[in-house]
Context: one part of a larger RNA
C1' cells in the first nucleotide's frame, strides 16, 4: 500500500470558526457526463495460457484458439449520480411572544476574615510541634477594646444544580454584548454536514513594561529529624500570586470516548419550559411532551472492565490518528518565540 483500528492495549488534532474539497432532502421535465448494453475498429510479432504438430522423450522449434484488464468510433437504455430548468417544505434558517442561567467584557459598592498602624485596659509569657528548638515578648507581645490603612478573596446560599464550544465561571448593584430553550403562528425554501490548508480563542507556570503587595509561597535562611536529610514537620521569607497591555501556546487542555444525522425495551431521581387533570386564588401533586443533567438497566457490543437514546448499539457523511519496544516526542532542517521553549519530525543501533 490493502486490511484491520483509536474509552482503558498504539491511536480522537485543547477548542470552535470557516477556505478548497468530499457529501447532501422532496418532486416534476429536459440532457444523457458518468453508468449499462450491442456493433465496428485497433490492442504488432515473441512470450504467458489451452487443443494439436515436429526431433526417439524432454528441453527446444512450430500452427490454430484464447487472453491482451484497455482505447476510439457508433447505435441504443434512462432506474440512480451529475448537469440545466421549474416547483415543495419535513433539513436549515428569519420574525413574533415568553423562560432560566457563577456566559462574556467595563464601572461601582457591600460584610466577615487575616496582616499592619495608632491609642485604652493589662502582666509574663506566646506561638509552635510526635516531643522540641529556631521565632516573637519587659524597648510591654499573646490576651481584650477601640479607631484607621491597605490587598486579596467572596462563607451560609450550595445541589452527580445552572451556563459556556473548549479552557472556563460563584457577594450584591447599574451599563454594554453572546447564546440556547419553550409556545403557536407567519416567512425564506436546501440556503446543509464535514472540513486539508487558514484563522481565532485557549489553565497554570513563565516572560516583557508599568503599577500593587494583605494572606500564601518556589528560591534562600534558620530550627528540627536522621547514620545522612540539599526532603517530609517548624519558624521566616523572595520571586510569584493581583491589576493594564503584550508574549507564551502548553496541561492526566479527561468522558482519556471527533463533529453531524437518523434508528433501537424499560425503570427511577433531577434543572428549564409547556400542556391535561384535580384543587380553594398560591405552594405542593399527578399525567402527557420537550430540552438538559444523573443512576440502574432489556436486545446488541466489548479481550474483560464495562457502555447502554448523553452508546462503547445498528447505519450514513465528512475529517484527525495508529501499525512492536527502546533510540525519541529526541538529533538535524524547517516555521514560530525577547527567551524559557514550542511545533514539524527521522535515523544509525539494539531487544
Nucleotide at each position: 500500500c490493502u486490511g484491520g483500528g483509536c474509552g482503558u492495549a498504539a491511536a480522537g488534532c485543547g477548542c470552535g470558526c470557516g477556505u478548497a474539497g468530499g457529501c447532501g432532502g422532496u418532486u416534476u421535465a429536459c440532457u444523457c457526463a458518468g453508468u449499462c448494453a450491442g456493433a465496428u475498429g485497433u490492442g504488432a510479432a515473441a512470450u504467458c495460457c489451452c487443443c494439436g504438430g515436429g526431433c526417439u522423450c524432454a528441453a527446444c522449434c512450430u500452427g490454430g484458439g484464447a487472453a491482451u484488464g484497455g482505447c476510439a468510433u457508433u447505435u441504443g437504455a434512462u432506474a440512480c449520480u451529475g448537469g440545466u430548468a421549474g416547483g415543495c417544505u419535513a433539513g436549515a434558517g428569519u420574525a413574533c411572544g415568553g423562560u432560566a442561567g457563577a456566559g462574556g467584557g467595563a464601572g461601582g459598592u457591600a460584610g466577615a476574615a487575616u496582616u499592619c498602624c495608632a491609642g485604652g485596659u493589662g502582666u509574663a509569657g506566646c506561638g509552635g510541634u510526635g516531643a522540641a528548638a529556631u521565632g516573637c515578648g519587659u524597648a510591654g507581645a499573646u490576651a481584650u477594646c477601640u479607631g484607621g490603612a491597605g490587598g486579596a478573596a467572596u462563607a451560609c446560599c450550595a445541589g452527580u444544580g445552572g451556563c459556556g464550544a473548549a479552557g472556563g465561571c460563584g457577594g450584591c448593584c447599574u451599563c454594554c454584548u453572546g447564546g440556547a430553550c419553550c409556545g403557536a403562528u407567519a416567512c425564506u425554501g436546501a440556503c446543509g454536514c464535514u472540513g486539508a490548508g487558514g484563522u481565532g480563542c485557549g489553565a497554570a507556570a513563565g516572560c516583557g513594561u508599568g503599577g500593587g503587595g494583605a494572606g500564601c509561597a518556589a528560591a534562600c535562611a534558620g530550627g528540627a529529624u536522621u547514620a545522612g536529610a540539599u526532603a517530609c514537620c517548624c519558624u521566616g521569607g523572595u520571586a510569584g500570586u493581583c491589576c493594564a497591555c503584550g508574549c507564551u501556546g502548553u496541561a492526566a487542555a479527561c468522558g482519556a470516548u471527533g463533529u453531524c444525522a437518523a434508528c433501537u425495551a424499560g425503570c427511577c431521581g433531577u434543572u428549564g419550559g409547556g400542556u391535561u387533570c384535580a384543587u380553594u386564588a398560591a405552594a405542593a401533586g399527578a399525567g402527557c411532551u420537550u430540552a438538559g443533567u444523573g443512576g440502574c438497566g432489556c436486545a446488541g457490543c466489548u479481550a474483560a472492565c464495562g457502555c447502554g437514546a448523553u452508546a462503547a448499539g445498528u447505519u450514513g457523511a465528512c475529517c484527525g490518528c495508529c501499525u512492536g519496544g527502546g533510540g525519541a516526542g529526541u538529533a538535524c532542517g524547517g516555521c514560530c518565540g525577547c527567551a524559557a521553549g514550542g511545533u514539524u519530525a527521522a535515523a544509525a543501533c539494539u531487544c

Small-subunit ribosomal RNA, central domain from a metagenome, 351 nucleotides, folded computationally. The coordinates come from a structure-prediction model, not an experiment, and the mean pLDDT is 86. Rfam family: Bacterial small subunit ribosomal RNA.